[in-house]
Context: one part of a larger RNA
Molecule: large-subunit ribosomal RNA, domain I
Organism: Erysipelotrichaceae bacterium
C1' cells in the first nucleotide's frame, strides 16, 4: 500500500420554534395624571428569565368561559384555592418604591440634605407621615422704586412648553468627498451623504398679478401613465433633461386687511389706536330698486338616536372491517359529508369524516368604554338688479444697477422666480405676464391668511402569501443576544438546535476509589443523555503485499 474491525471527528440527508421579503387592512402615538429606559425589590422554599409594585408572578368591577389551579419549570416537599364557578381570556378602574426631561436644593444617576402646612409621638429635642416647594413663556390681578405722575421691579393665582422615538416618511437651514469625464480644473457623483432645527398622521403644496398648441380655449393643488430620451442643456465632452396639451386617480372652496358705519381709549386737536358691524375678483364700499328666500358646513374635538365594525367567545357534517407494522393517516374492501377537500396536529412520508379547526351562522355588559357611516336638532355661513359720480383693494414692495442662488436652461439672445448690496414706482386709463426687447392683441390681479381628498413611509396590531433560507444558510441573534467577551470611551461583538411515539432517562448484579465497562432489564430500535443521520483528514487493532 490494501483489507478489515474500531476510534476520533463532525460534514451530508432530514427536520423547523427562527428569520427574510411582500400583499390587504388597522394603526400612527407615549410624556409633568411623571413618559422612553432602568435601578431595587416582590414566591412557602427562588439563582435566571416572565409579570407585577411595599395593596409587589397580584387587587376591584363588568363581561366570556366551564374544570381544574397556585407562570416558563411537567423535580420536588409543604400549603391552599375551585361549581358560591376558581385558573385563565377581554374591557375598564385601584395601586404603581427610587433613578430618569426630574422639576425643593445638592450631586460620582438609582443617593444625600432641606424648607412650608398639617397630623402622630416623645419630658422635651431628635424622630416620623401626608400635601406642598424648579425655570421659561403667556394671561389676569395685586403691590409698587430712583423720580410727581407712571415705569422697571417684587408677589399672586389660571394655562402652557419642556423629554423621548420608528436609523421609516416630511418640511426647512447647512452642505462633501470618493466617483465619471478613461488625467483635470468648467461640469458629474449630487442638493446624493452627513449635520441641525422643526412638524405630522402624514408632511408639502394649493383656489391664478396661471397655463397657453398665437388659435382658441382651460380653469385650485397633489400623485399615476404618456408627451420623451422629445424640445432643449452641455469643456456641445461626460453627461443632464422639461413642459404644455392628453387619459386618469381624487375634488372644494374660503377667510383678512381697506373703504364705510357704530361705540371706547389717548391726543400736541392734525389724529392715533382697540372693539364691532361691512367687506373680499362675476370686485367691494357709497347710491338706487328689490329681496327676507335658497342652499351649505373640513373650516362643530357639538348633542341625541339608528346601523355597523374593532376588542373576549359559541355552534360548526361525515367511518367501519380486515392485512402489514412497534405504531395506520399506508393497502384491500364497502360507506359516508361537503356553503366544510384551507392548514395544522396525532406511534410513518401517508385521514375531507380521529384532534384543533376550515365553509357557514351567530354573540358583547359597564348608568359616557372606542372606531366608522347616517339622520335629526342646535349653532353657524350664504343671494340678486342698474347707474359708473365719489372712496377702497397689502411700499422700501414692484421694478432697476451690480453680485449670487433656483428654474431641465452651466451668462447665453436669458425671459421667469428668490435676494445680499444700492437705488426706487404707480394708484385700476394705472400695474404682471405671454422667454432679450417694441408694437398690438389676449391673460391675470402680487407684495396678508387657510384648506379634506387622491400621494409617501412601517416601529406597532390583525390576517395572508412566497420557482425565499433552513442552522458556516436565513436576522448579528431558531437557544436567557445585542448576552459572553474585548476597549478607559465612543464601540467592536461571538459561539451555541435535534434521545425517543412516549422517559418507559436504565431496577437489580459484577470489575474499579471514581470515570468508565460487563451482564440483566425498557424499547421497533440503545436511538443510553458527549443522545438522530454519522462522510473525510487522523489514530489504533487484525492480517495480507512489496521493498
Nucleotide at each position: 500500500c490494501g483489507u478489515a474491525c474500531a476510534g476520533u471527528g463532525a460534514a451530508u440527508g432530514c427536520c423547523u420554534u427562527g428569520g427574510c421579503a411582500c400583499u390587504a387592512g388597522u394603526u400612527g402615538g407615549c410624556g409633568a395624571u411623571g413618559a422612553a429606559g432602568g435601578a431595587c425589590g416582590c414566591g412557602a422554599c427562588u439563582a435566571c428569565c416572565u409579570g407585577c409594585g411595599a395593596a409587589a408572578a397580584g387587587c376591584g368591577a363588568c363581561g366570556g368561559g366551564g374544570a381544574g389551579c397556585u407562570g416558563g419549570a411537567u423535580a420536588g416537599u409543604g400549603a391552599g384555592c375551585u361549581u358560591u364557578g376558581a385558573u385563565c381570556c377581554g374591557u375598564u378602574g385601584a395601586u404603581a418604591u427610587c433613578c430618569g426631561a426630574a422639576u425643593g436644593g445638592g450631586g460620582g444617576a438609582a443617593c444625600c440634605c432641606g424648607g412650608u402646612a398639617u397630623g402622630a409621638g416623645u419630658a422635651a429635642u431628635g424622630u416620623c407621615a401626608u400635601a406642598u416647594c424648579a425655570u421659561u413663556c403667556u394671561g389676569a390681578g395685586a403691590u409698587g422704586a430712583a423720580a410727581c405722575a407712571a415705569u422697571a421691579g417684587u408677589c399672586u393665582c389660571a394655562g402652557a412648553a419642556a423629554g423621548a422615538a420608528a436609523c421609516a416618511c416630511c418640511u426647512a437651514g447647512g452642505g462633501a468627498a470618493u466617483u465619471g469625464a478613461a488625467a483635470c480644473a468648467u461640469c458629474u457623483u449630487a442638493g446624493u451623504a452627513c449635520c441641525u432645527a422643526g412638524a405630522g398622521g402624514a408632511a408639502a403644496a394649493g383656489a391664478a398679478a396661471g397655463a397657453u398648441u398665437u388659435a382658441a380655449u382651460c380653469g385650485a393643488u397633489u400623485c399615476c401613465g404618456u408627451c420623451a430620451g422629445u424640445a432643449g442643456c452641455g469643456g456641445c465632452g461626460a453627461g443632464c433633461g422639461a413642459a404644455a396639451g392628453c387619459g386618469g386617480a381624487a375634488c372644494a372652496g374660503c377667510c383678512c386687511a381697506a373703504a364705510c358705519c357704530a361705540g371706547g381709549u389717548c391726543u400736541u386737536c392734525g389724529g392715533a389706536u382697540c372693539u364691532g358691524g361691512g367687506g373680499u375678483a362675476u370686485g367691494g364700499a357709497g347710491c338706487g330698486c328689490g329681496a327676507c328666500a335658497u342652499g351649505g358646513a373640513a373650516u362643530g374635538a357639538g348633542u341625541u338616536g339608528u346601523u355597523u365594525a374593532a376588542u373576549a367567545g359559541u355552534a360548526g357534517a361525515a367511518c367501519u372491517a380486515c392485512c402489514u407494522g412497534g405504531a395506520a393517516a399506508g393497502g384491500u374492501a364497502g360507506g359516508c359529508c361537503a356553503u366544510a377537500g384551507a392548514a395544522g396536529g396525532u406511534g410513518a412520508g401517508g385521514a375531507g369524516c380521529c384532534c384543533u379547526g376550515u365553509a357557514u351562522a351567530c354573540g358583547a355588559a359597564u348608568g359616557u368604554g372606542u372606531g366608522a357611516a347616517c339622520a335629526a336638532c342646535c349653532u353657524c355661513c350664504u343671494a340678486g338688479c342698474g347707474a359708473u359720480u365719489u372712496c377702497c383693494a397689502g411700499a422700501g414692495u414692484a421694478c432697476g444697477g451690480c453680485g449670487a442662488g433656483g428654474c431641465a436652461c452651466g451668462u447665453g439672445a436669458a425671459a421667469c422666480c428668490u435676494u445680499g448690496u444700492c437705488g426706487g414706482a404707480a394708484g385700476a386709463u394705472a400695474u404682471g405676464c405671454a422667454g432679450a426687447c417694441c408694437a398690438c392683441u389676449g391673460c391675470a390681479a402680487a407684495a396678508g391668511g387657510c384648506u379634506a381628498a387622491a400621494u409617501a413611509c412601517a416601529c406597532a396590531c390583525u390576517a395572508g402569501u412566497g420557482a425565499c433560507c433552513g442552522a458556516u444558510a436565513g436576522u448579528g441573534a431558531a437557544c436567557c443576544a445585542g448576552u459572553a467577551c474585548c476597549g478607559u470611551g465612543a464601540g467592536g461583538g461571538a459561539a451555541a438546535g435535534g434521545u425517543g411515539a412516549a422517559a418507559a432517562g436504565a431496577a437489580c448484579c459484577c470489575c474499579g476509589g471514581g470515570a468508565g465497562g460487563g451482564g440483566a432489564g425498557u424499547g421497533a430500535a440503545a436511538a443510553g443523555a458527549a443522545u438522530c443521520u454519522g462522510a473525510a483528514a487522523c489514530u489504533g487493532u487484525a492480517u495480507g503485499c512489496u521493498u